[in-house]
């Protein structure tokens, strides 16, 4: 290195439910089990969630600005692929 049909010890945890952290998408802890052979780790590439901030535009103003509405990742997501890196157990050669 390749398989993951059975077995053995086992991991691990989605929706939801609390609690904190974030603008927010999520994220951590707890309980909980829909799944997972990498559902360990790693945002490098593609997708896709968010838009605080910035930009553009409208509108209204006390001209200081403020609302709304598009567009933006430096934000999220390793339980969307990919690709990397490391690793238990079994089989078979």
């Nucleotide at each position: 290195g390749c398989u993951g049909u059975a077995a053995a010890g086992g991991g691990c945890a989605a929706a939801c439910c609390c609690g904190c952290c974030g603008a927010a998408a999520g994220g951590c802890g707890g309980g909980g089990a829909c799944g997972c052979a990498a559902a360990g780790c790693c945002a490098c590439c593609g997708g896709u969630c968010u838009a605080a901030g910035g930009c553009u535009g409208c509108u209204g103003c006390a001209c200081g600005c403020a609302g709304c509405a598009g567009c933006u990742a430096c934000g999220a997501u390793a339980g969307c692929g990919g690709g990397g890196u490391u690793g238990c157990c079994a089989g078979g050669a």
This is a predicted structure of a 93-nucleotide RNA (c-di-GMP-I-GGC riboswitch aptamer) from a Gammaproteobacteria bacterium. NCBI's taxonomy places the organism under Bacteria, Pseudomonadati, Pseudomonadota, Gammaproteobacteria. Rfam family: c-di-GMP-I-GGC riboswitch aptamer. The family has 40 seed sequences and 1,298 matches in Rfam 15.1. The prediction has a mean pLDDT of 88. The sequence was found by an Rfam model in a public genome assembly.